[in-house]
RNA sequence: GGGCACCACAGGAGGUGCCACUUGGCUGAGAGGGCUUGUCCCAACUCUUUGAACCUGAUGAAGUUAGUACUUACGAAGGGAUGUGUGUGAGCUUUCUA
Numbered sequence: 001g002g003g004c005a006c007c008a009c010a011g012g013a014g015g016u017g018c019c020a021c022u023u024g025g026c027u028g029a030g031a032g033g034g035c036u037u038g039u040c041c042c043a044a045c046u047c048u049u050u051g052a053a054c055c056u057g058a059u060g061a062a063g064u065u066a067g068u069a070c071u072u073a074c075g076a077a078g079g080g081a082u083g084u085g086u087g088u089g090a091g092c093u094u095u096c097u098a
Stems, first nucleotide, its partner, number of pairs: 001094004005088002007085004011048004017026003032042003035038001054079003061072003
């Protein structure tokens, strides 16, 4: 000095389910609010190519259950959204010089 990691700022992407005695319950970071009811808007949360955030496969398979939810595999499957830093360091790694 570079890279990684972390941080900051700005941008972008995503989901909002299932069941029930309709009082509620389950999982989770998140299952929320609004109205003009839409490929909509806002909030929180998560993810941002080192990409399992999220979507397809899939109302699929095995298990479990109240359950198209949940767990596991599927999955070295196919898709999927960015930059800057005269930021940090007692971190890791690498190169050069003394």
Notes
Model confidence (mean pLDDT): 76 of 100. TPP riboswitch aptamer (THI element) from Suicoccus acidiformans, 98 nucleotides, folded computationally. The source organism's lineage runs through Bacteria, Bacillati, Bacillota, Lactobacillales and Suicoccus.